[in-house]
RNA sequence: AGCUACUAUCUACUAGAUCUUAGAUAGAUCGAAAGAUCUAUCUAAGACAGUAGAUAGUAGC
Numbered sequence: 001a002g003c004u005a006c007u008a009u010c011u012a013c014u015a016g017a018u019c020u021u022a023g024a025u026a027g028a029u030c031g032a033a034a035g036a037u038c039u040a041u042c043u044a045a046g047a048c049a050g051u052a053g054a055u056a057g058u059a060g061c
Base pairs, nucleotide, nucleotide: 002061003060004059005058006057007056008055009054010053011052012051013050014049016048018047019046020045021044022043023042024041025040026039027038028037029036030035
């Protein structure tokens, strides 16, 4: 110098049918109204997890 393994950091991706928060749309219920509650779908952000890459360290060959 090279290879392999492990650890840490960073980046990217993920339907992982994960969790949290915010917004939008639709439906249902309550209400005189204002409004409230619930459900479903979509979007965004974050957390954890997984995969890949980069860097550093350690160990082995």